[in-house]
A computed fold for a 373-nucleotide RNA from a marine eukaryotic metagenome, annotated as Bacterial RNase P class A. Model confidence (mean pLDDT): 76 of 100. RNAcentral holds the sequence, with entries from MGnify.
RNA sequence: GAGUCGGUCGGAUGGUUGCUCUGGGCUUGCUUAAGUAACCCCAGAGAGGAAAGUCCGGGCACUGCAGAACAAGAUGCUCCUUAACGAGGAGAGGUUUGCUAAGGCAAAUCAUGGAUAGUGCAACAGAAAAUAUACCGCCUUCGGGUAAGGGUGAAAUGGUGGAGUAAGAGCCCACCAGGUCUUAAAGAAAUUUGAGAUGCUUGUAAACCCCAUUUGGUGCAAGAUCGAAUAGGCUCUGAGAUGUUGUUCGCAUCGUUGAAAGAGCGGGUAGAUUGCUAGAGACCUAUGGUAACAUAGGUAGUAGAUGAAUGACCAUCUUUUAGAAUAAAUUAGUUUAUUCUAAAAACAGAACUCGGCUUAUAGGCCGACUCAA
Numbered sequence: 001g002a003g004u005c006g007g008u009c010g011g012a013u014g015g016u017u018g019c020u021c022u023g024g025g026c027u028u029g030c031u032u033a034a035g036u037a038a039c040c041c042c043a044g045a046g047a048g049g050a051a052a053g054u055c056c057g058g059g060c061a062c063u064g065c066a067g068a069a070c071a072a073g074a075u076g077c078u079c080c081u082u083a084a085c086g087a088g089g090a091g092a093g094g095u096u097u098g099c100u101a102a103g104g105c106a107a108a109u110c111a112u113g114g115a116u117a118g119u120g121c122a123a124c125a126g127a128a129a130a131u132a133u134a135c136c137g138c139c140u141u142c143g144g145g146u147a148a149g150g151g152u153g154a155a156a157u158g159g160u161g162g163a164g165u166a167a168g169a170g171c172c173c174a175c176c177a178g179g180u181c182u183u184a185a186a187g188a189a190a191u192u193u194g195a196g197a198u199g200c201u202u203g204u205a206a207a208c209c210c211c212a213u214u215u216g217g218u219g220c221a222a223g224a225u226c227g228a229a230u231a232g233g234c235u236c237u238g239a240g241a242u243g244u245u246g247u248u249c250g251c252a253u254c255g256u257u258g259a260a261a262g263a264g265c266g267g268g269u270a271g272a273u274u275g276c277u278a279g280a281g282a283c284c285u286a287u288g289g290u291a292a293c294a295u296a297g298g299u300a301g302u303a304g305a306u307g308a309a310u311g312a313c314c315a316u317c318u319u320u321u322a323g324a325a326u327a328a329a330u331u332a333g334u335u336u337a338u339u340c341u342a343a344a345a346a347c348a349g350a351a352c353u354c355g356g357c358u359u360a361u362a363g364g365c366c367g368a369c370u371c372a373a
Base pairs, nucleotide, nucleotide: 001371002370003369004368005367006366007365008364009363011317012316013315014314015313016312017311019046020045021044022043023042024041025040027038028037029036030035048347052358053357055356056355057354058353059352060219061218062217063216072215073214074213075212076211077091078090079089080088081087092112093110094109095108096107097106098105099104113210114209118208119207120204121203122202135150136149137146138145139144158176159175160174161173162172177201178200179198180197181196182195183194184193185192186191223274224273225272226271233265234264235263236262237261240254241253242252243251244250282299283298284297285296286295287294288293318345319344320343321342322341323340324339325338326337327336328335329334
């Protein structure tokens, strides 16, 4: 100097002018008052590491302060952490890669229960893809037998040798590989190592399925309190009401099965208040633990909007990029330093709240490792 990984910061200061919330003041309106509402003035506070995606899990609220099951979904080696999780930590096992003479070591990665419950599937090629309808070959008593040899395929009934046979075959035997069961030792467990028994031996569960664990549903637009106007409803009083252009009469319609008018009642819409931000929270230190994390002590601390505030502009500085000039170094290309000009300064915007995961992110700083000089 370059690269990879991890952590961390996420332009700074000042001014002008807006917006939301909180506190105080003045005036005006309402009100007996307390108080409350609006304009204005003053002061204070005002986004993030991901506020994002809404993927997973909690709190909280409602759903009948009954219970249970089915269906459906999710998870799936072991132990631990946690309020909880599909998250995290530590380990076991598998796979791949690298290194090593070997034993083995390191790194990356894995939905990693069950194929000995049952059902299914296995393209093409190949005789045959799972109780082998045997193509060539081998044997034959010509009925058939044979998976040893050939070739196909990702995969062909585990491999080598022997015995055996008409020819052959785990059909039988020895050894080797793997599985299952029993047992001993190590470990908290997954599991590992050893001994014995059993001829048990294709793969697939990200096919159905089986087993174990687990999940009721809806989300702050949840929910709670107060509560208009208009229209309609119920109760009481009530004998007339409406139309006919103003009045009277007449007429028509309605009305004691209760009209008009008046009074009262309830509703839960609009709206208001609340839920609402001190939380299984953050930071620091100590102790315990390999770690995730836990415990103890200490420190600081007013965002709370609801068509939804947290913005805009200016000045100076900082950083980066581009151009120009000057100076130094160099044979040169070029590099470094200073000055000036111009441009840019990421991803992105809280909405009940918390823990994770995932994704986006200019540039700076710190640490570790690798490579080069």